[in-house]
Context: one part of a larger RNA
RNA sequence: UUGGGCGUAAAGGGCGCGUAGGCGGCCUGCCAGGUUCUUUGUAAAAUCGAAGGGGCUUAACCCUUUCGCUGCAGGGAAAACCGGUAGGCUUGAGGACGUCAGAGGCUGGCGGAACGCACGGUGUAGAGGUGAAAUUCGUUGAUAUCGUGCGGAACACCAAAAGCGAAGGCAGCCGGCUGGGACGUUCCUGACGCUGAGGCGCGAAAGCCGGGGUAGCGAAGCAGAUUAGAUACCUGCGUAGUCCCGGCUGUAAACGCUGGGCACUGGCUGCCUGAAGUGUCGACCCUUCAGGUGGCGAAGCUAACGCGUUAAGUGCCCCGCCUGGGAAGUACGGCCGCAAGGCUAAAACUC
Numbered sequence: 001u002u003g004g005g006c007g008u009a010a011a012g013g014g015c016g017c018g019u020a021g022g023c024g025g026c027c028u029g030c031c032a033g034g035u036u037c038u039u040u041g042u043a044a045a046a047u048c049g050a051a052g053g054g055g056c057u058u059a060a061c062c063c064u065u066u067c068g069c070u071g072c073a074g075g076g077a078a079a080a081c082c083g084g085u086a087g088g089c090u091u092g093a094g095g096a097c098g099u100c101a102g103a104g105g106c107u108g109g110c111g112g113a114a115c116g117c118a119c120g121g122u123g124u125a126g127a128g129g130u131g132a133a134a135u136u137c138g139u140u141g142a143u144a145u146c147g148u149g150c151g152g153a154a155c156a157c158c159a160a161a162a163g164c165g166a167a168g169g170c171a172g173c174c175g176g177c178u179g180g181g182a183c184g185u186u187c188c189u190g191a192c193g194c195u196g197a198g199g200c201g202c203g204a205a206a207g208c209c210g211g212g213g214u215a216g217c218g219a220a221g222c223a224g225a226u227u228a229g230a231u232a233c234c235u236g237c238g239u240a241g242u243c244c245c246g247g248c249u250g251u252a253a254a255c256g257c258u259g260g261g262c263a264c265u266g267g268c269u270g271c272c273u274g275a276a277g278u279g280u281c282g283a284c285c286c287u288u289c290a291g292g293u294g295g296c297g298a299a300g301c302u303a304a305c306g307c308g309u310u311a312a313g314u315g316c317c318c319c320g321c322c323u324g325g326g327a328a329g330u331a332c333g334g335c336c337g338c339a340a341g342g343c344u345a346a347a348a349c350u351c
Base pairs, nucleotide, nucleotide: 004322005321006320007305008304012319014202015201016200017199021195022194023193025089026088027087028086029085030084031083033082034081035078036077037076038075039074040073041072042071048068049067050066051065052064053063054062055061092192093189094188095187096185097184098183099182100181104178105177106176107175108174109173110172111155115151116150117149118148119147120146121145122144126137127136163170164169207248208247209246210245211244212243216242217241221237222236223235224234259318260317261316262315263314264313267296268295269294270293271292272291273290274289275288276287277286300307301306324351325350326349333344334343335342336341
């Protein structure tokens, strides 16, 4: 290479948009590049394949005859398929219209509980903390309790196996701006599609730069304990940080450890959303259809576990990735970054 694979053995890119490229629905006409058939020429010899003859005791090997060698070029023909071109279609895709659900995003305002602080009232000797303690706080009046004010952060119950989002992720309430989706009508466009190397954008937490903010918590640090020691676990403090604005970083057990799209292949059951039908005064219930999200399971698949119309089943298209363990996601080089570091990515050696 051929081939085999990627839920858990090595292997799905963190996610999206999209360039090139690859792939692509139904009908008709035309073209004839691919394709198929035919014909002519060519394809030195050797080699190779087939058939025959011959030489070494056979064979391998060698000599010899004929044919072939899927190729290339020219001519002719065909038009199913691929391709091109012209026209048409509506089922793929998109749009319009009408409804609907939702912690989807951005932004402004508002609310209560808890907590901390300040001031004031009541009140007096403890409080706090632990396995037990101590550090700590307290007669300059703590803890407890009541009132007033200020502050920052997070939103109990509702809450769900629930919902939304491409992923990261999203939760008090109200308003504004805004993205996506589902269902119904079958009105419009007429293949406008799928995927997507590069590229661009988004991207938890931590971290970085500038400015602000800081109640609680709290890396580092200090102290008290524990202990043989205790650079820990427990306790008291506590800086960065956690929060906001702007910029950067670009990672993760970024997980469903399962890339995206389309089609096909028994069911049972729960939940969410929409529609229709039956029924009803109406609603609920019930039945059916569609979309989503769970559980169990036919066939099938799987090394097993398990998966099973939300496939890991059966097929097709496109992308990414794997090829023994360690050295190593390292060195070197390059690109990116303020840095931390990220991306790309070996070898010697060794088992």
RNAcentral holds the full RNA, with entries from SILVA. Predicted 3D model of a 351-nucleotide part of an RNA (small-subunit ribosomal RNA, central domain) from an uncultured Candidatus Saccharibacteria bacterium. Its mean pLDDT, the model's own confidence on a scale to 100, is 89. Rfam family: Bacterial small subunit ribosomal RNA.